This is a predicted structure of a 71-nucleotide RNA (transfer RNA) from a Nanobdellota archaeon. Model confidence (mean pLDDT): 84 of 100. It matches the Rfam family "tRNA". It is annotated as a transfer RNA. It was read from a public genome assembly.

RNA sequence: GCGGCCAUAGUCUAGUGGUAGAACGGUGGCCCUCCAAGCCACUAACGCGGGUCCGAAUCCCGCUGGCCGCA
Numbered sequence: 001g002c003g004g005c006c007a008u009a010g011u012c013u014a015g016u017g018g019u020a021g022a023a024c025g026g027u028g029g030c031c032c033u034c035c036a037a038g039c040c041a042c043u044a045a046c047g048c049g050g051g052u053c054c055g056a057a058u059c060c061c062g063c064u065g066g067c068c069g070c071a
Stems, first nucleotide, its partner, number of pairs: 001070007010024002013021001018054001025043006047063005
């Protein structure tokens, strides 16, 4: 330099065009003599810019970052 894959919550992960979900974590509560466990509620996310579309996490282009391969 060229090509491929990936980027979603503090962590991990689902979501292939129509409400952003789960788990772990955090906070509060219930329970318990207390703790743990259990139960309930809340908290918190689509890397950045542009395009297509009535509508984009999702499709397209570029950029950034990571991984792999080739040179």